[in-house]
RNA sequence: AAGAGACAAAGCCAAACUAUCCGUGAGGAUAGGACGGAAAGCCACGGGUCUUGAAAAAGACAGCCGGGUUGCCUAC
Numbered sequence: 001a002a003g004a005g006a007c008a009a010a011g012c013c014a015a016a017c018u019a020u021c022c023g024u025g026a027g028g029a030u031a032g033g034a035c036g037g038a039a040a041g042c043c044a045c046g047g048g049u050c051u052u053g054a055a056a057a058a059g060a061c062a063g064c065c066g067g068g069u070u071g072c073c074u075a076c
Stems, first nucleotide, its partner, number of pairs: 003076001004074002012037002017032006035063001041069003045066003048061005
């Protein structure tokens, strides 16, 4: 360095739910909270699900799957 992911160490994130705000909506932000997570960091590129719309189309979800990219540690 790479692989891998420990009954290791230091840490990190935060589901549901609640409150307030934003949004037509899916949903998002902040605070509390902790189901869980080795990338539950970031990216909407592919698939998928969801929302708005008569349609065309436009949006949401990265904690749905895949992919890309960056990062902590080292028993092995």